[in-house]
Molecule: transfer RNA
Organism: Gemmatimonadota bacterium
RNA sequence: GGCGGGAUAGAGAAGUGGCAUCUUGCCAGGCUCAUAACCUGGAGAUCCUCGGUUCGAGUCCGAGUCCCGCCU
Numbered sequence: 001g002g003c004g005g006g007a008u009a010g011a012g013a014a015g016u017g018g019c020a021u022c023u024u025g026c027c028a029g030g031c032u033c034a035u036a037a038c039c040u041g042g043a044g045a046u047c048c049u050c051g052g053u054u055c056g057a058g059u060c061c062g063a064g065u066c067c068c069g070c071c072u
Base pairs, nucleotide, nucleotide: 001071002070003069004068005067006066007065010024011023012022013021018055026042027041028040029039030038048064049063050062051061052060
């Protein structure tokens, strides 16, 4: 220098153009003599950034930043 993949709650990961979901963690309650386990509820991500398309974008398009891999 060229090509490909990735960036979404604290962490890990899904997500078909129309309510952002799951696991784990966190908080509260229940259960228990008590803790763990288990059950219920709750908070928590304006989806890497800036533009574009669209009535509507995490999703499609362009540019940029960062990470990983391959080739030279």